[in-house]
Molecule: c-di-GMP-I riboswitch aptamer
Organism: soil metagenome
RNA sequence: GGCAAACCCAGAGCGAUCUGGGGACGCAAAGCCACGGGACUGGCCAGCAGAAGCGCUGGCGAGUCGGCCGGGUUGCCAAA
Repeated sequence: GGCAAACCCAGAGCGAUCUGGGGACGCAAAGCCACGGGACUGGCCAGCAGAAGCGCUGGCGAGUCGGCCGGGUUGCCAAA
């Protein structure tokens, strides 16, 4: 030198969440890639439970999170 959590404002999305601005809790890859695990969201299906609404578990496929962990890949300047 770099990034920017919570929170606030504006916008996008059903939502998880994202984008921009403000803001700094932190970060030595907190750069990039959803490849493995994990968490979360909404949809469908099955089971359980229930008078019903709500709910719980599993499956399928669609997403979100890289500041949850692993993996891959790239990496500026100066001094010592």